């Protein structure tokens, strides 16, 4: 330099043929205990890398750019 991957709460990830943004741990409250830990309810926490364009409508589809991993020179 040129191909391909992959970014979504704190973390590890789903998210299907474009129309509800969500699971597990974690974390706040409360229950249960005499107390912790288990278990059980309930909430909070997302510019979905970033910009732009398509579209009634975008995490998803197109352009560019950032980080990251790989192949190729």
């Nucleotide at each position: 330099g040129g191909g391909g991957g992959u970014g979504u709460g704190g973390c590890u990830c789903a998210g299907u043929u474009g129309g509800g943004a969500g699971a597990g741990c974690g974390u706040u409250c409360g229950g249960u205990u005499c107390g912790c830990a288990u278990c059980c309810g309930a909430g909070a926490g997302g510019u979905c890398a970033g910009g732009g364009g398509u579209u009634c409508g975008a995490a998803u589809c197109c352009c560019c750019u950032c980080a990251u991993c790989u192949c190729c020179a």
This is a predicted structure of a 73-nucleotide RNA (transfer RNA) from an uncultured Lachnospiraceae bacterium. It matches the Rfam family "tRNA". It was read from a public genome assembly.